C1' cells in the first nucleotide's frame, strides 16, 4: 500500500419517565452424566473419583557364526551279541556300547539389550517448563579417517560327589571352556616428570579377542562427525500483606575434596554479608508447553485425546552395575499391607494390556495377530514385542445415508373444534403405477412474553408450573390431558462446567457534587511517577532493514485421495515472540554547555477575630452582709412541685466569685483544615501589591511516614457564677422511663497528658494552561477622573458539560501530570486476626446466608395537625325542629318450624314496597304431582272432541263415575284436542368481583380534553399560567401559542305583563274574567360615577333589571358503589326437584338499641255556634247529587255525568260571637271494655271506620345534631296514585296565610385554582421502625475433645557411600552422615462442641408509633449518659428543614 475477514440484543425497580445498578435469557463448546427414544455405516473417543487394593494370563528378550557340556536324531563304526551258510573258523547279514562326524534343542558361562517402548500426574511455584543464549563436559550402538590386533598364563559356572532346609535357597569337594579374567611385548594417544608459562627432546607408566569361512563380521587406540545427555544465564506465565521482615552453608573469599564437568556440591579457615514493598519469607492451589474452547478483536477459561519436556513407580532412604539409572516388570534396608509355612523361615508390588473389587453421577474385551509400521538380539533364517495393527462394547462426539417416489377428492371413516352452516387433521390414508433384494423403525422438546408455534376439557392459591419477571382463588393460550401447531431429528431435552452477550474490573473501553466512590487537613515530605527554553554529544527506549530461530501436528488458503462429508495426503501462508548485525536521530532517556517566562530570594508598602503569653476593663448574673418594705414570688396552654412572715420577690449600699465579651457586625476579614471576636503590651507565622535587582528548573504530585485536628469522653491537680447529660419532684397522657415546669451531679473553665472521631460539607483532592460577559463587596497599586490593573470573596449568565437538578474564568467546560477511592441491596464498617489506646473505642477488614431489587433526578396525581386566593345554609346572624313522651313506620339484635330476600358512613334504615288477611310470597309445615302451570318440534296410539253440569272421596289440589256435548273439510289429510314416549320446559338457585341496561354520589362543582405549532432525551409541559372580572375555563388584557370539542350559558317546559286569534260546557246577553294557540317585551339598551377593557355601583323608565322565579338538562371520570329478586344475559348448579299445585301458618314475634315521622305538652290555645275565600286533580265493575232511616260509620231508594256541562267538593287556618282561666286541666289523646258499620269466600292470628265509656306518658326536652335566604321557612287544609278493603301519620302534587336574619370569612365541613414538602401511587383508612413470643436457616464466639501435615531440638540408628585399623585378598572391627522410630515445647489448619450473643427469613400474634407532611418536639452526624422497645436528653456540627418576617445580592419593568 492492496485485498479479505470483522462487533445485533431482550426481560425485570416506577402510576408513568430518564439515569445508575444488579439479576436473568437467546449463542457456541464438552473425556460428560441423567430422562424418553433408537435403523445403518465411516472416522474418532472412553476411570475426570481411591497415585485405593488386586485373583489369573500375558507385556523383554535374543545370539550355538563367543564357550564347555547335556538331551534327541542321522551317518560311520571298535568291542560285544544274535542269526544264516559252509566248514569248524571263515564268509555274509542284523542289532549296537565306546569313538568320530553332521543336525535339532538349550540349563549354564559370555556378549548386547533390558535407562527404549508402554502407563500415570501424586509431588513440584522450581531453571520444572517455554523462549533466546552460554561454557567447564560426557556420549554404547552408527558414519569417516589413521594405526594396531604379538606372545603366554591362572581360574570359574555348568557338571560330579557329599551335606543343610518344608520351601526359597545355600554350603563344601573335585573337573573344565571361551569374544570371561590376568601377565608380558609394542604404542604417534593419554597420564606424570623434565617445567613458573610455551615449544622441542628425554624418562617412567598405559591397549586388544576372536568367530565362521575364504570373504566377511568382530576387537584395541587416537582424531573428527552425527545422535543423545549433563550444567549455567536473561526474560515470561497462579492467588494471598488478615504472611513484613527472612537467612548461618546463610553471602563471598582462600585451600582442599568430589564430579564426565562449573559451582558451598562438600570440608577447613577468614570476612559479615545476602534477599526484601518492582513483595523476600510464609501459606493455599497447581505438572509445564505446542495447543483446545470462546471472542469482532484485545482478552478470558482449559491442558482430555495427539506431539515435546518434567516428575513418579505401594510409602521412605540408599547405592551397585553400566556409555547411560540412583533403574515400573534389577538389588539392599526400614515401614504399612497381602500371601505361603513343617513356625525355624520365606514370597510380593497392574500409575503396562485385558480383568476383579472398592469408590462414584460416570467410563469398555480376562479378544485376534505380529500380515503392516516401529523396536531388541542375531551374519542370516528367525525369535520376542498387550508398542503397534485389527476386531469387540458404549448414539460419548463429528460426518454421511435411510424409513420411499409419482398419481390419487365422495375432500371417506374415526378424532378434535364449532357461530351447528361447517372447519381441521388432509393428498394425509385407502387405492393405482414405479424404483428396488426388500417399500422397509420416528422420536423428543416446546407452543402467555423474552421466543417460532392455540384451542377444548379437567382443576379451583388446591394439585402443580417456573430460566427471569411471574401463572393458579370457577371461563387458566402459563397447571394436567386431548386435538392441532412449531422446532430439531436417530436423536431430542435436562443438569453440571467454560467463554460470550457483560463497556458488569473498562489496555482497547467506565466512573467518584446529589446514584457506590475525594482520605478531616497537603501543613512537612521519603520512595515512585511526571517535568520549561536553546545547543552539542550518545544511542538505552523508539523507528527501518537484515541474519537466525519460532519442532511436527493443529488453525487458514489452494490442490488432491476415500461415491460425498467427517477423515487423510501434498504445497503455501502464518506462528503477531525472542535474538544477531547494520543504519536513522525527530521525540523520551543519559551526559554536558547556556537561558529566564516556572519556582525561590532581596527591597518598599499594606489589610486582618492568624497563633502564643501576661496584664487590665465595664455591663449582666449570682452569693454574702446591712438598710427600706410587707405578701406574695416564680412558672405554664392551664397548673402544680419550688421559694416566702425564721421577711422572699422588689429596691438601695458594700464586698466576693466565676464565665462570657452587647452595640460596632456585614455571606465582612484571617487561617492548610479544625477554627478565630472586650482592651493593651510582648513574642511570632503566613498572605497581597509595586518596582528593579539576584539565583538559574532549584519544579508538580506524593504510596508509606510525621505533624495538626470541633464537640463529647478519659487521667492528675485546681476552679465552679450561669447553663446543665444522669438523678429527684410536679404536670400532660390510656401509659409518658419524653416533649413543658421546679431543682440538680458529672461536664462546661484553667494547667499538663491522652483520645483521633463529626452532615470534619462546597457532600466537589492538589498543580498548570486555555475558553463571552454583566453586576456587588473586601484589600493593594495607579490616576485629573465614577479610570486602569492585581489578589480575594458573592450573585446572574455565553459556549460547553450533565440522567436531570444544576455547574459555568472560584467549572461539574476543554486538556495535561500525580495521588486517593468505587464495582447490586442486606449481612457489615460487623466477626476473626493484627496494630494503636488507661478505658470508651479507633484503624485495617471478610465470609456463609438472603433478596431481585436497593438507589439518583425529574413528572403527574393524591395527601399534609404547609402556605396564598376563592366559593357553598359551610360557619356566623336568624326562624323552626330532631335528641326527652305516646304512637306510626323502617332497621339492628334476639326469638322462631318460618319470622323470605336485598340495601348498611356520607351515598342503608316511611328504602325496593304507588297498599303482605287469602292471593301477592320468594319462607315454614302438611298433602299431592313429574314432558310438567307455560313454549316449540317429533314419534306412536289413534280416540274424537274440548268445555259445561251433576254425584262420590278429600282440608283443598286432585281423582273416580255419570250426564250433556259430538267441530271444520277439497274425504288424501290438515287444524284443534287427549294419552304414552323423546328432545326439552322450569328455577325469586349462585356469581352485580363475568356483564348489558338503569341508578346513587362527588356535583349543576367548573372543570375535562383534542388538532397543529413550540419546549423537554423522556414521562410530560404549554394552550388551561399571570392581572382584572364573573354564578361560571363568564368575559377582557397580557403571553409560544393559534384554534376546536365535551361541560357553563342559551335553545326546551312552566310562571309573571301584554297584543292578537278562536272559543265550548263559563255568562240571561255584551264587555270583562277564563280557557289555549301564535306573538311582543329585558339587551347593562339609556343616564351618571369608576375602570384600558371586560365589567362594577347607582338611577330612570318598566308588569318584570342585571341568569326575573321554578323545572328538565348532570362533562372526563371516582367509589370492582347499588341492582342477576324489574327485565335481559355469560358461566356454574338443580331436573320424581332448588320445578309445579293446594290448605294452613309466617313476613305482623319482642328484653333492648337506632333512624324517619305524626300527635302533643296548650290561652298566638281548646271547645261551641255563625260566617268568607282556593287550586291541582279523579270518576262507568266508577264518582254519586237529592230524598228517607240511623247520634254516627252507613243503609235503602234514586236524577246527572265517559265530564270547563254531573259528581267527588262543606276547603282549613281566617273572621265574628260565646265559653274555659293555667290545672295534668274543657290541654293531651295513648291504652282498654262494650256496641256497631263497611269491604271481602274469609277480618282469630291480622283491616279500616262509627258510637258510648276509659283518659296513660307528656308542663318544651342532656351531650349532640338537622332544615331553611322569599312567596322561602313556618303554618293551614285539599287532591291523586296504588287499591275489594286498609295499616297513608308515607309518597307525589295543589293552593291559603305568610316572616326573621346575613357584620362578615377567624374558625368547623365540603369543593376549586396556584404553590410547597413527601420515603405515599391499593395514593394518609398510605407508608413504616424497634422490642417480645413462635418456626426455620447459615455463620461467629466458646471450656474443651479429636485429627492432620510440616518445622525446630534431643536420643537411638537399618541399609549404604566415604573413611580409619588389621590384612595379599576375602573378611572383621571402629567412625562421620543418614531413612524409619522414640521423646517432645510451641504453633498452624481442619472437624466437633454444652452454652452465649447477634444476623437472615416466615399472608393475616403482642407492645407501642421512632421516621416520611412543620410526621404533629424539624431531621440527621459524632460523642456521652439513661430507658421494655422503637428511642429520649446533654454538648458541638450540618441543611440533605417547612412556614413567616427582615436583611443582602441578582434579574426584569
Nucleotide at each position: 500500500u492492496u485485498u479479505u475477514a470483522u462487533g445485533a440484543g431482550a426481560a425485570u425497580u416506577u402510576g408513568a419517565u430518564c439515569c445508575u445498578a444488579g439479576u436473568u435469557c437467546a449463542g457456541g463448546a464438552u473425556g460428560a452424566a441423567u430422562g424418553c427414544u433408537a435403523g445403518c455405516g465411516g472416522c474418532g473417543u472412553g476411570c475426570c473419583u481411591a497415585a485405593g487394593a488386586u485373583a489369573u494370563g500375558c507385556a523383554a528378550g535374543u545370539c550355538g557364526a563367543a564357550c564347555g557340556g547335556a538331551u534327541c536324531u542321522c551317518g560311520u563304526g571298535u568291542a560285544g551279541c544274535u542269526c544264516u551258510g559252509c566248514u569248524u573258523g571263515c564268509a555274509g547279514a542284523g542289532c549296537g556300547u565306546a569313538g568320530c562326524g553332521a543336525g535339532c534343542u538349550u540349563a549354564g558361562u559370555g556378549g548386547c539389550g533390558a535407562a527404549c517402548g508402554g502407563c500415570u500426574g501424586a509431588g513440584u511455584a522450581a531453571c520444572a517448563c517455554g523462549u533466546a543464549g552460554g561454557a567447564a563436559u560426557c556420549u554404547a550402538c552408527c558414519c569417516c579417517u589413521a594405526a594396531c590386533u604379538c606372545g603366554g598364563g591362572c581360574a570359574u559356572a555348568a557338571c560330579u560327589u557329599g551335606g543343610a532346609g518344608a520351601a526359597a535357597u545355600c554350603c563344601a569337594u573335585g573337573c573344565u571352556a571361551a569374544u570371561u579374567c590376568c601377565c608380558g611385548a609394542u604404542g604417534g594417544u593419554c597420564u606424570g616428570g623434565u617445567a613458573c608459562c610455551c615449544a622441542c627432546u628425554c624418562c617412567a607408566g598405559u591397549a586388544a579377542a576372536g568367530a565362521u569361512u575364504u570373504a566377511u563380521c568382530g576387537g584395541u587406540u587416537a582424531g573428527g562427525g552425527a545422535u543423545g545427555a549433563g550444567c549455567c544465564u536473561g526474560c515470561g506465565g497462579a492467588c494471598u500483606a488478615u504472611c513484613a521482615g527472612g537467612u548461618u552453608g546463610u553471602u563471598g573469599g582462600u585451600a582442599g575434596g568430589g564430579u564426565a564437568a562449573u559451582g558451598g556440591c562438600c570440608u577447613a579457615c577468614c570476612a559479615a554479608g545476602c534477599c526484601u514493598a518492582c513483595g523476600a519469607c510464609g501459606g493455599u492451589u497447581a505438572u509445564c508447553g505446542g495447543g483446545c474452547c470462546u471472542u469482532a478483536g484485545c482478552g478470558g477459561g482449559c491442558g482430555u485425546a495427539c506431539c515435546g519436556g518434567c516428575a513418579g513407580a505401594g510409602g521412605g532412604g540408599c547405592a551397585c552395575u553400566g556409555a547411560g539409572a540412583c533403574a515400573c516388570g534389577g538389588g539392599c534396608c526400614c515401614c504399612a499391607c497381602u500371601c505361603c509355612u513343617a513356625c525355624g523361615g520365606g514370597a510380593g508390588g497392574c500409575a503396562g494390556c485385558a480383568a476383579u473389587u472398592a469408590g462414584g453421577a460416570a467410563u469398555a474385551u480376562u479378544g485376534c495377530g505380529c500380515a503392516a509400521u516401529g523396536g531388541g538380539c542375531g551374519a542370516a533364517a528367525g525369535c520376542c514385542u498387550g508398542a503397534c495393527g485389527c476386531a469387540g462394547c458404549g448414539a460419548c462426539g463429528c460426518c454421511g445415508c435411510g424409513u420411499g417416489g409419482a398419481g390419487g377428492a365422495u375432500g371417506a371413516c374415526a378424532g378434535c373444534c364449532u357461530u351447528c352452516g361447517g372447519g381441521u387433521u388432509g393428498u394425509a390414508a385407502a387405492c393405482u403405477c414405479c424404483u428396488g433384494a426388500a417399500a422397509a423403525u420416528a422420536g423428543c422438546a416446546c407452543c402467555g412474553g423474552c421466543u417460532a408455534a392455540c384451542u377444548a376439557c379437567g382443576u379451583g392459591c388446591c394439585a402443580g408450573c417456573a430460566g427471569c419477571a411471574g401463572c393458579g382463588g370457577u371461563c387458566a393460550u402459563a397447571c394436567g390431558u386431548a386435538g392441532g401447531g412449531u422446532g430439531c431429528a436417530a436423536g431430542c431435552a435436562u443438569u453440571g462446567u467454560c467463554c460470550g452477550g457483560a463497556u458488569u474490573u473498562a489496555c482497547u473501553g467506565g466512573g467518584c457534587g446529589u446514584a457506590a466512590a475525594g482520605a478531616g487537613u497537603u501543613c512537612u515530605g521519603u520512595a515512585g511517577g511526571c517535568g520549561g527554553u536553546a545547543g552539542c554529544g550518545u544511542a538505552a527506549g523508539u523507528c527501518a532493514g537484515u541474519g537466525g530461530u519460532u519442532a511436527a501436528a493443529u488453525c487458514c488458503u489452494c490442490c488432491g485421495g476415500c461415491c460425498c462429508a467427517a477423515c487423510c495426503g501434498g504445497a503455501g501462508a502464518a506462528c503477531u515472540g525472542c535474538u544477531u548485525c547494520u543504519g536513522a536521530a525527530a521525540c523520551u532517556g543519559c551526559g554536558u554547555u547556556a537561558c529566564u517566562a516556572g519556582a525561590g530570594g532581596a527591597a518598599g508598602u499594606u489589610a486582618g477575630g492568624g497563633g502564643a503569653u501576661a496584664g487590665c476593663g465595664g455591663a449582666a448574673c449570682u452569693u454574702a452582709u446591712g438598710g427600706u418594705g410587707g405578701a406574695g414570688c416564680a412558672g405554664u396552654g392551664a397548673a402544680a412541685u419550688g421559694c416566702g412572715u425564721u421577711g422572699a420577690u422588689a429596691u438601695c449600699a458594700u464586698a466576693g466569685g466565676g464565665a462570657a465579651c452587647a452595640c460596632c457586625a456585614a455571606g465582612g476579614g484571617g487561617g492548610u483544615a479544625g477554627c478565630c471576636a472586650g482592651c493593651u503590651a510582648u513574642c511570632u507565622g503566613g498572605g497581597a501589591c509595586u518596582u528593579u535587582c539576584c539565583u538559574g528548573a532549584c519544579g508538580c504530585u506524593g504510596a508509606g511516614a510525621g505533624a495538626c485536628g470541633a464537640a463529647a469522653g478519659c487521667g492528675u491537680g485546681g476552679g465552679g457564677a450561669g447553663u446543665g447529660a444522669a438523678a429527684g419532684g410536679g404536670a400532660u397522657u390510656a401509659g409518658a422511663u419524653a416533649c413543658c415546669c421546679c431543682u440538680g451531679u458529672a461536664a462546661u473553665c484553667c494547667a499538663c497528658g491522652c483520645c483521633g472521631u463529626a452532615a470534619a460539607c462546597g457532600a466537589u483532592g492538589c498543580c498548570u494552561g486555555c475558553u463571552a460577559g454583566a453586576u456587588g463587596c473586601c484589600u493593594g497599586a495607579u490616576u485629573u477622573a465614577u479610570u486602569u490593573u492585581g489578589g480575594g470573596u458573592g450573585u446572574c449568565g455565553a459556549a460547553g458539560c450533565u440522567a436531570a437538578c444544576g455547574c459555568g474564568u472560584u467549572a461539574a467546560g476543554c486538556a495535561g501530570g500525580c495521588c486517593g477511592c468505587c464495582u447490586g441491596g442486606g449481612g457489615a464498617g460487623u466477626a476473626c486476626g493484627g496494630c494503636c489506646g488507661c478505658a470508651a473505642g479507633g484503624c485495617u477488614a471478610a465470609a456463609a446466608c438472603u433478596c431481585a431489587a436497593a438507589g439518583g433526578a425529574a413528572u403527574u396525581g393524591g395527601c399534609g395537625g404547609g402556605g396564598a386566593c376563592c366559593c357553598g345554609c359551610a360557619c356566623a346572624a336568624g326562624c323552626g325542629g330532631u335528641g326527652g313522651a305516646g304512637c306510626a313506620u323502617g332497621c339492628u339484635c334476639u326469638u322462631u318450624a318460618a319470622u323470605u330476600c336485598g340495601c348498611u358512613g356520607a351515598u342503608a334504615a316511611c328504602c325496593g314496597a304507588a297498599g303482605a288477611a287469602c292471593c301477592u310470597u320468594a319462607c315454614c309445615c302438611a298433602g299431592g304431582u313429574u314432558u310438567g302451570a307455560c313454549a316449540u318440534g317429533c314419534u306412536a296410539c289413534u280416540g274424537c272432541a274440548a268445555a259445561u253440569u251433576u254425584g262420590g272421596u278429600g282440608a283443598a289440589a286432585a281423582c273416580c263415575a255419570a250426564a250433556c256435548g259430538u267441530c271444520c273439510u277439497u274425504c288424501g289429510a290438515g287444524g284443534g284436542u287427549g294419552u304414552a314416549g323423546c328432545a326439552c320446559a322450569g328455577g325469586u338457585g349462585u356469581u352485580g368481583c363475568a356483564u348489558g341496561g338503569c341508578u346513587g354520589u362527588c356535583g349543576u362543582c367548573a372543570g375535562c380534553u383534542c388538532g397543529u405549532a413550540c419546549c423537554g432525551u423522556g414521562a410530560g409541559g404549554c394552550g388551561u399560567a399571570c392581572c382584572c372580572u364573573u354564578a361560571a375555563g363568564u368575559g377582557g388584557g397580557u403571553u409560544a401559542a393559534c384554534g376546536a370539542g365535551c361541560g357553563c350559558a342559551a335553545c326546551c317546559c312552566u310562571u309573571a305583563c301584554u297584543g292578537u286569534u278562536a272559543g265550548u260546557u263559563g255568562u240571561a246577553u255584551c264587555a270583562c274574567u277564563c280557557u289555549a294557540g301564535c306573538g311582543g317585551a329585558a339587551c347593562u339598551g339609556c343616564c351618571g360615577u369608576c375602570g384600558c377593557a371586560a365589567g362594577a355601583c347607582g338611577g330612570a323608565g318598566g308588569a318584570a333589571g342585571g341568569u326575573g322565579g321554578g323545572g328538565a338538562c348532570g362533562a372526563c371520570g371516582u367509589c370492582a358503589a347499588g341492582u342477576c329478586g324489574g327485565u335481559a344475559u355469560u358461566g356454574c348448579c338443580u331436573u320424581u326437584a332448588u320445578g309445579c299445585c293446594u290448605g294452613g301458618g309466617g313476613c305482623a314475634a319482642g328484653a333492648a338499641g337506632c333512624a324517619u315521622g305524626c300527635u302533643a305538652c296548650a290561652a298566638u290555645g281548646g271547645c261551641g255556634c255563625g260566617u268568607a275565600c282556593a287550586a291541582c286533580g279523579g270518576g262507568c265493575a266508577g264518582c254519586u247529587a237529592c230524598a228517607u232511616a240511623g247520634c254516627g260509620a252507613u243503609a235503602u231508594g234514586a236524577a246527572g255525568c265517559u265530564a270547563a256541562u254531573c259528581c267527588c267538593u262543606u276547603a282549613a287556618a281566617g273572621c265574628g260571637c260565646g265559653u274555659c282561666c293555667c290545672a295534668g286541666u274543657u290541654c293531651g289523646g295513648a291504652u282498654u271494655g262494650g256496641a256497631g258499620u263497611c269491604u271481602g269466600a274469609a277480618a282469630u292470628u291480622c283491616g279500616a271506620c262509627u258510637c258510648c265509656a276509659u283518659g296513660a306518658a307528656g308542663u318544651u326536652g342532656g351531650a349532640a345534631u338537622c332544615g331553611c335566604u322569599a312567596g322561602u321557612a313556618a303554618u293551614c287544609g285539599c287532591a291523586g296514585g296504588u287499591c275489594a278493603g286498609c295499616u297513608a301519620u308515607a309518597c307525589u302534587g295543589c293552593g291559603g296565610u305568610g316572616a326573621a336574619u346575613a357584620c362578615g370569612u377567624u374558625c368547623u365541613c365540603g369543593g376549586g385554582u396556584c404553590u410547597u414538602g413527601c420515603a405515599c401511587a391499593c395514593a394518609c383508612c398510605g407508608c413504616c421502625c424497634g422490642c417480645c413470643a413462635c418456626g426455620u436457616c447459615a455463620g461467629u464466639a466458646a471450656a474443651g475433645c479429636u485429627a492432620a501435615g510440616g518445622u525446630u531440638g534431643u536420643c537411638u540408628u537399618a541399609a549404604g557411600u566415604c573413611u580409619c585399623a588389621u590384612g595379599u585378598a576375602a573378611a572383621u572391627g571402629g567412625g562421620c552422615c543418614c531413612a524409619a522410630g522414640a521423646c517432645g515445647a510451641a504453633a498452624u489448619u481442619a472437624g466437633u462442641g454444652a452454652u452465649a450473643a447477634g444476623g437472615a427469613u416466615g399472608a393475616a400474634g403482642g407492645c407501642g408509633u421512632a421516621a416520611c407532611a412543620a410526621g404533629g418536639u424539624a431531621g440527621c452526624c459524632g460523642u456521652a449518659g439513661g430507658g421494655g422497645a422503637a428511642u429520649c436528653u446533654g454538648c458541638g456540627g450540618c441543611u440533605g428543614g417547612a412556614u413567616c418576617a427582615c436583611c443582602u445580592c441578582c434579574u426584569u419593568u